[in-house]
Molecule: glmS glucosamine-6-phosphate activated ribozyme aptamer
Organism: Niallia sp. NCCP-28
This record gives sequence, structure tokens and C1' cells, in this order.
RNA sequence: UAAAUAAAUAAAGCGCCUGGACUAGUAAUGGACGAAACGAAAACUAGUUGACGAGGAGGAGGUUUAUCGAUUUUUCGGCGGAUGCCUCCCGGUUGUAUUAGCCAAUCGAAAGUUCUUCUUUAAAACAUUAAGGUAACUUAAUGCACAAAGAGAAGGGCAUGCUAAUAA
Repeated sequence: UAAAUAAAUAAAGCGCCUGGACUAGUAAUGGACGAAACGAAAACUAGUUGACGAGGAGGAGGUUUAUCGAUUUUUCGGCGGAUGCCUCCCGGUUGUAUUAGCCAAUCGAAAGUUCUUCUUUAAAACAUUAAGGUAACUUAAUGCACAAAGAGAAGGGCAUGCUAAUAA
């Protein structure tokens, strides 16, 4: 130094890089192309880049292109993962008095379905700087604006089942 094993830490626009893109170097005052031109392209080596926030977790299994918008749009492409989705389980809410069962929809601190209104710190970008690097770029500070979904509040429409017992 490499490999293997063990342990610990770190996260969800999260992690990684072999394709691509970009940067530098190489052979060399050389070779190929070319009328000519240190003119372009290609090859090799090394490096850089490769998701900006909002939102999202009952448990188990399964599954993969797992919500929303912003951007001077490579945030391309690939691999892995992931709070998504499906099924089941646990517990609950609503179904116009209570309890139990069935059925239907639905919730995981919320809860039938749908519509309208209001509220809910966006961040990158951009601009100006500082540091590092030959460069591509990286890190940080200051200033500054603009979303959608979701969530919350208010209002409206529709729905508001079946059986048994009890009470009024």
C1' cells in the first nucleotide's frame, strides 16, 4: 500500500460514478490530414461535474420511473437506497342516542366525499465579495425576489347503511 473480517458514524432531490459533458497535460518544433496556418479533430493519462428547496414514517411482506413545484434546464445517463404505492395485521374515526356485530369509506394524532376562500419564512438561481485550485470548479459570507402540492382554519353541496338489545 492492497485485500479480507469486525466495530463505529453518517441520509433520504439522499449516497456513489465506469457512459457523457467540461478542464489540464502527453508525444513534439514530431506523425497523419491539409495549398497553408503550433489550424482543427481524435487517442491516452489525470482531474472536475453529476438534484434547488417544500412535503412525506403504526407494523410486516411485496414492488419500482415513489409527491410538488423552481432553475441561465447535463438537475443528461447509470447503480444502490428511500417516509410512496399494493396486500395483510394492530388500533381507531365517520356512517344523525348508546353498546355489540356486519358492511362501506377512511386515519396512524388523524380520520365520509367534493367545491370555494384565506393562512402557512422556499432555496438554489441572480448580484457583490473572500479563500483554495494552472483550469474546469469547490467552500463560505452578504443582499435579494418569485412557486406548486401538502397541511391548517372558515363556509357550502352530497352522503349519512343493515341486524339485535337498551334508553328517551